Predicted 3D model of a 133-nucleotide RNA (c-di-AMP riboswitch aptamer (ydaO/yuaA leader)) from Actinocatenispora rupis. It was read from a public genome assembly, where an Rfam model found it. Rfam family: c-di-AMP riboswitch aptamer (ydaO/yuaA leader). The family has 106 seed sequences and 7,607 matches in Rfam 15.1. About the family: This family represents a conserved RNA structure found upstream of the ydaO and yuaA genes in Bacillus subtilis and related genes in other bacteria.

[in-house]
RNA sequence: CGGCGGUCACCGCCGAAUCGCCCGUGCGGCGAGCCGGGGACCCGAGCAACCGGGGUGAAUCCGCCAGCGCGGUAGGGCUUCUUCCGGGCCCGAACCCGACAGCUAACCCGGUAGGCGGCGGACGGAAGGACGA
Numbered sequence: 001c002g003g004c005g006g007u008c009a010c011c012g013c014c015g016a017a018u019c020g021c022c023c024g025u026g027c028g029g030c031g032a033g034c035c036g037g038g039g040a041c042c043c044g045a046g047c048a049a050c051c052g053g054g055g056u057g058a059a060u061c062c063g064c065c066a067g068c069g070c071g072g073u074a075g076g077g078c079u080u081c082u083u084c085c086g087g088g089c090c091c092g093a094a095c096c097c098g099a100c101a102g103c104u105a106a107c108c109c110g111g112u113a114g115g116c117g118g119c120g121g122a123c124g125g126a127a128g129g130a131c132g133a
Stems, first nucleotide, its partner, number of pairs: 010118005018032005023026001033112006043102001052100001053097004061072004075091005081128006
């Protein structure tokens, strides 16, 4: 000097998954914020039927394939202040309920995980904002 790996702080990304308080510090508790589910009138549906049905999520659907898998797609994410336009790069899973649920005021119940990147730079244009001088 270069490469690889790890750790702390900080910055950033997907996601609802952040913040505060308490205590006897635990297989903790409470609250705020955010998120999800159940649940009337009205509306919808309304005789079909076990071949069940439903939920979270962007993650559905189509074709090919003996198979592994491949091609595409509804839809979704990133691109370093934000939004829009353009260009570029990606994802397009998985899990749960258990015969049962349309919407739904009051009301009731639950979640607040996990996984990654960066270490000095971050594609272009327009508008706006913030900060600084």
Annotation: The coordinates come from a structure-prediction model, not an experiment, and the mean pLDDT is 83. The organism belongs to Actinocatenispora, within Bacteria.